[in-house]
Transfer RNA from a Candidatus Aenigmatarchaeota archaeon, 71 nucleotides, folded computationally. The coordinates come from a structure-prediction model, not an experiment, and the mean pLDDT is 83.
RNA sequence: GGGCCUAUAGUCUAUCGGCAGGACAUCGCCCUUACAAGGCGGAGAGCCCAGUUCGACUCUGGGUGGGCCCA
Numbered sequence: 001g002g003g004c005c006u007a008u009a010g011u012c013u014a015u016c017g018g019c020a021g022g023a024c025a026u027c028g029c030c031c032u033u034a035c036a037a038g039g040c041g042g043a044g045a046g047c048c049c050a051g052u053u054c055g056a057c058u059c060u061g062g063g064u065g066g067g068c069c070c071a
Stems, first nucleotide, its partner, number of pairs: 001070007010024004018054001026042005047063005
């Protein structure tokens, strides 16, 4: 220098045009003499900027970060 993949909650991970779901963690309640485990419930996320579309996490372009390959 060229090519490819990737970015979703504190962490891991689904969803691939139509309300963003789950696990762990966290908070509240129940249970217990107490703790743990367990049960019920709550809060919490689409890397950035444009474009396409009635509608974008999803498709397109650019940027940024990470990874891989070639030179």
The same sequence occurs in records of 2 taxa. Its Rfam family is "tRNA". The sequence is in RNAcentral, with records from ENA and MGnify.